[in-house]
């Protein structure tokens, strides 16, 4: 089953958090941008960890999240990403 769960595409909503500091290169009248590095900070891509509990003779092994680590990602405005929410479509098939 007039199709649960889940998966995958779209379309819509979707947040936090230095317009800070040095350095190079662009511009150049200035303001600014971009690369890289220093300090700070964010938590909703990914990733790490662990409580009750459960096995176990055993020091251990399973074991959740938006909880927590901040590795990675991101930190003016736009873009672009984004857990997770709502409608639709396609696949499985309980």
């Nucleotide at each position: 089953a007039u199709g649960a769960c889940g998966a995958u595409c779209g379309c819509a909503a979707g947040a936090g958090a230095g317009c800070c500091u040095c350095u190079g290169c662009c511009g150049g009248u200035c303001a600014g941008g971009c690369a890289g590095g220093g300090c700070g900070c964010c938590g909703a891509a990914g990733g790490g960890g662990c409580a009750a509990g459960a096995c176990g003779u055993a020091c251990g092994u399973c074991g959740a999240a938006u909880c927590u680590c901040u590795c990675a990602g991101g930190c003016a405005c736009a873009a672009g990403g984004g857990a997770u929410u709502g409608c639709g479509g396609u696949c499985c098939g309980a």
Molecule: Glycine riboswitch aptamer
Organism: Synergistaceae bacterium